Context: one part of a larger RNA
């Protein structure tokens, strides 16, 4: 100088930042990932209309809630540092690969099948859940065609795909509904990019030698497995290697960096907050699915706690937001809203979103403001002090004129908004003026902060100063009291009767909404 800071005394306001550094103990509650009806097959309550005396059927609000199939997202984004001294970070570099959606560009998109959930119905279970029969649909599933500049190859060859949906418009058909057209969201495949990932490689990364030897998939090599993809990555076998005072192995202790802090610098500490990277998700271990996970808020298996039970059996996992107990010197509210700025589904509206934007609490920590202005000597009283003359507090203070920041009332008022919708026009697509996209221009609507910044009134000096210190280091001195008592103290040291060092008071000295006082770094 400094701090994610505690403690003590004190506290007027705002801006902008911070806030479980301890037990990676345990956790009641609630919210934190859904979303698509333009992929399917069903579909209530309720309302409204018609028919009916009714009772109900039917239409239709609307194919709506609820739940299922199916798709894409829960591998993102949020939290923690337990582990890890190198499977990690950091800088520089390679090669033997992968990569959903996104982009660019090349071809395809034809023709059948079978079946299941949801429902209905029979049961079993205390509960979670669970069986067995019928029914049914797809962008679910599975074969035929067809195919390469794709995969394989012995070069001859062989081998692998797809989904259909939404708008309009004509045409058939009593309907249902079929066919064509055009248009847009997909889908199949290749080829390239872009993003992201996985891998290798050299340097460097704390501290012990009271740790001197480690090492059998250990070190290479040949082949056979496997991997998206190099490699003992695994396996059979051959060979006996490989590391190591330039400190191997052990052991302790730690997440690493951009960067904080200090300092003139070299260096030293330190790695909260913001941003990358890794790891980890009650502990252990394991695949599944997926482009991507060996997956916080997914499965499966074991362990500990904990919770329900009809004792047969079942249900959890806050190191997400809030909040609870416990631990601590010590650290906050079970809040608002999706308005903006991202993210996820959706063609879109739009839905979801304790990311994120905001308010709350805290002087935690930086800034900035106020707490009054001038003008006032009889140098008031009162304290204090005294050589008793007097100083001294002090223009302080009353008292006169002012002035109104900030706080308080009351009135006005930005920005953050930009889209989306609709309405017209024109472009572009088409046979089309239709439909869809764009662009343009017009109405119309969107704010949680929020009693918002901020700007005017309008009273009235009114509401608003405290800590530490005064022997020397150090700016700052009497007096009383107390008597090596009480006490002070960072170091030297004060105090045993005239104590600037203890305690009061007067006074002064320094910071000031804060002051001091321990910790801690440099």
């Nucleotide at each position: 100088a400094u701090u994610g800071a505690a403690c003590g005394c004190u506290g007027g306001c705002g801006g902008c930042a911070u806030g479980c550094c301890u037990a990676a103990c345990a956790c009641a509650u609630g919210c934190a990932a859904g979303u698509c009806g333009a992929a399917c097959g069903u579909g209530a309550a309720a309302g409204u209309g018609u028919a009916g005396c009714a009772a109900u059927a039917c239409a239709u609000u609307a194919g709506u809630a609820a739940a299922g199939u199916g798709g894409c997202g829960g591998a993102c984004g949020g939290g923690u540092g337990a582990g890890u001294a190198a499977u990690g970070c950091a800088u520089a570099g390679g090669a033997a690969u992968c990569u959903g959606c996104c982009c660019u560009a090349g071809a395809g998109u034809g023709g059948g099948g079978g079946a299941u959930a949801a429902c209905c119905u029979a049961c079993c279970g205390a509960a979670a859940g669970g069986u067995g029969g019928g029914c049914u649909a797809a962008u679910a599933c599975c074969g035929c065609a067809u195919g390469a500049u794709c995969u394989c190859u012995a070069u001859g060859g062989a081998g692998c795909a797809a989904a259909g949906g939404g708008g309009c418009c004509a045409g058939a058909g009593c309907a249902a509904u079929c066919u064509g057209g055009u248009u847009u969201c997909g889908c199949u495949u290749u080829a390239g990019g872009a993003u992201g990932a996985g891998c290798c490689u050299a340097u460097g990364u704390u501290g012990g030698a009271u740790u001197a030897g480690c090492u059998a998939g250990u070190u290479g090599g040949u082949g056979g497995g496997g991997u998206a993809a190099a490699g003992g990555c695994u396996c059979a076998c051959c060979a006996a290697g490989g590391c190591g005072a330039c400190g191997a192995u052990c052991c302790a202790u730690a997440g690493c960096u951009g960067g904080u802090c200090u300092g003139a610098g070299a260096g030293g500490a330190c790695g909260a907050u913001c941003a990358g990277c890794c790891a980890c998700a009650u502990u252990g271990g394991g695949a599944c699915u997926g482009a991507g996970a060996c997956a916080c808020g997914g499965c499966c298996c074991a362990a500990a706690c904990u919770c329900c039970u009809a004792c047969g059996g079942g249900a959890g996992g806050c190191a997400g937001c809030a909040g609870u107990g416990g631990g601590g010197a010590a650290u906050a509210u079970u809040g608002g809203a999706c308005a903006a700025u991202g993210g996820g589904g959706g063609a879109a509206a739009c839905c979801c979103u304790g990311a994120u934007c905001c308010a709350g609490c805290a002087a935690u920590g930086c800034c900035g403001c106020g707490u009054g202005u001038g003008c006032g000597a009889u140098g008031a009283a009162g304290g204090c002090c005294u050589g008793c003359g007097g100083g001294u507090u002090g223009u302080a203070a009353a008292g006169c004129a002012c002035u109104u920041u900030c706080g308080g009332u009351a009135a006005g008022a930005a920005a953050g908004a930009a889209a989306u919708a609709c309405u017209u026009a024109a472009a572009u697509c088409u046979a089309a003026u239709a439909c869809a996209u764009u662009u343009a221009a017009g109405u119309a609507c969107u704010g949680a902060c929020g009693u918002u910044a901020c700007u005017u009134a309008c009273a009235g000096a009114a509401g608003a100063a405290g800590c530490a210190c005064c022997g020397g280091c150090a700016a700052a001195c009497u007096c009383u009291g107390u008597g090596c008592c009480a006490g002070c103290a960072g170091c030297c040291g004060c105090g045993g009767u005239a104590a600037u060092a203890c305690a009061g008071a007067g006074g002064g000295u320094g910071c000031a909404a804060g002051c001091g006082u321990u910790a801690a770094u440099c």
The part of an RNA shown here (small-subunit ribosomal RNA, 5' domain) has 522 nucleotides and comes from an uncultured Pseudomonadota bacterium.
RNAcentral holds the full RNA, with entries from ENA and SILVA.
The prediction has a mean pLDDT of 86.